[in-house]
RNA sequence: CAAGUAAACCGGGUGACCGCUCUGAUAGUUUGUUGACUAUCGGGGAGGAAAGUCUGAGCUCCACCGGGCAGGAUGCUGGGUAACACCCAGGAGGGGUGACCCUACGGAAAGUGCCACAGAAACAUACCGGUUGCCUGAGGCGACUAAGGGUGAAAUGGUGAGGUAAGAGCUCACCAGCGGCUGGGUGACCAGCCGGCUAGGCAAACCCCAUCCGGAGCAAGACCAAAUAGAGGGAGAAAGGGACGCCCGGCCUAUUCCCCGGGUUGGUCGCUUGACCCUGAUGGUAACAUCAGGGCUAGAUAGAUGGUCACCGCUCCGAUUAGUCGGAGUACAGAACUCGGCUUAUAGGUUUGCUUGACCU
Numbered sequence: 001c002a003a004g005u006a007a008a009c010c011g012g013g014u015g016a017c018c019g020c021u022c023u024g025a026u027a028g029u030u031u032g033u034u035g036a037c038u039a040u041c042g043g044g045g046a047g048g049a050a051a052g053u054c055u056g057a058g059c060u061c062c063a064c065c066g067g068g069c070a071g072g073a074u075g076c077u078g079g080g081u082a083a084c085a086c087c088c089a090g091g092a093g094g095g096g097u098g099a100c101c102c103u104a105c106g107g108a109a110a111g112u113g114c115c116a117c118a119g120a121a122a123c124a125u126a127c128c129g130g131u132u133g134c135c136u137g138a139g140g141c142g143a144c145u146a147a148g149g150g151u152g153a154a155a156u157g158g159u160g161a162g163g164u165a166a167g168a169g170c171u172c173a174c175c176a177g178c179g180g181c182u183g184g185g186u187g188a189c190c191a192g193c194c195g196g197c198u199a200g201g202c203a204a205a206c207c208c209c210a211u212c213c214g215g216a217g218c219a220a221g222a223c224c225a226a227a228u229a230g231a232g233g234g235a236g237a238a239a240g241g242g243a244c245g246c247c248c249g250g251c252c253u254a255u256u257c258c259c260c261g262g263g264u265u266g267g268u269c270g271c272u273u274g275a276c277c278c279u280g281a282u283g284g285u286a287a288c289a290u291c292a293g294g295g296c297u298a299g300a301u302a303g304a305u306g307g308u309c310a311c312c313g314c315u316c317c318g319a320u321u322a323g324u325c326g327g328a329g330u331a332c333a334g335a336a337c338u339c340g341g342c343u344u345a346u347a348g349g350u351u352u353g354c355u356u357g358a359c360c361u
Stems, first nucleotide, its partner, number of pairs: 001357010012312007020045011047332001051343002054341005059217004064250006071213005076090005091105001092103004106208002111206002113202003127149002129145007157175006178195007221269004230260001232259004240253003276295008313330007
C1' cells in the first nucleotide's frame, strides 16, 4: 500500500423569524374557584433502530388452591440473568491459506413410517460376472460368492497383504466406527490400552426422553362526572355458575349468571424514578456482580417534537496550474404502559485489534 476479518461508535452543526406540546413563576379573566382559560418570562421535548410485534419479564384483572389429559416451547456442556428462544466461556462437527466464521448439535440398538428416478436389491435382496455340482451339449437347473461391473445422493466399513475352488474381517497391519478399562476434565469431551469384527440414512416424519409453560392484556385496571327504558327473555339451592382447551377434587357463590334492548362515550389516575443512566474501584477469562460518587433524560390522546431563510460541514460530478468556483445530493425512519433481547432497514463517515499478500529500509 492492497485485500480481508472482528469489534466499538457517529449518523448533521450554528443563528434569525414564525409555530406545537409538557411544565415552573407572575399577572389577569371566570357562579366548575386546591379548577379552567389567556398573556409574559424561564425550562424540558424521538431513535439506533422509536420499526416488525418475533420472544422473555414487570405491572393489572380474572376470588383462590391442587391433580390428570391434551397442546406448546426448549434441546452439546458449564456459567450469567428477574427471565428468555438472549448473552459469555468451552466441547464436537463443518468451511477458510489465515485472522476468523457457521451449526434445529438429545435419542435411528423402543416402535411405526419414508428413502423419488435409476437399480436385482434401499435392509434383506445375486442383474451381469466369478467358482463349483448335476443334467446335458455350448444351454438349463441348483449351491457358494457382496472381491469385480453396472445403478444411485446413499449398496453389506476403507487400503494393502495373506488365504481360498472362487471369495469374504476368514486372518493380519494401519485407518474409521462400536464396546470395555485406565488416566485427565465440574462437564460436553479428550488421550492411551484392550477386545470382537460391523451396526445404511431421515426425528426440519410420527414418536421417545429431559426440563419448562394458567388466561387475557394499559382499549389492562381504579375513580369522578354525565346518562337512564327495562314489572324484557332464559337458567339456577348444587346435576348451575366461578381460571377463558377438556376432565376431576377442594373451595366460594343468592339482588347470582347468560342473552336481548336502551343510555353515556367527557375528565383524573395508571404515566414515566427505572431489573434506569454516567464515572470510578473491586471480584471474575468473560457475560456479569458488588460498592462509592454524581445525574433526572418526552409523556401526547387523533395524537406535540415542526416550517422558512442564511451560513457552515460531509459526499459525488464538472471547471481550474493552484487558491478556489459552479451544480447535485445529505440515508433508514419516527415514541403511545415500561424494561431485557432477537430480527429487519439504514446515505455517508470515524476508531481500534488481528490476518494474508506485495514493496521499501
Bacterial RNase P class A from a Dehalococcoidia bacterium, 361 nucleotides, folded computationally. The model forms 95% of the base pairs in the Rfam consensus. The sequence was found by an Rfam model in a public genome assembly. Taxonomically the source falls in Dehalococcoidia (Bacteria, Bacillati, Chloroflexota). Its Rfam family is "Bacterial RNase P class A". It is annotated as a ribozyme. Rfam links the family to the GO terms ribonuclease P activity, tRNA processing and dimeric ribonuclease P complex.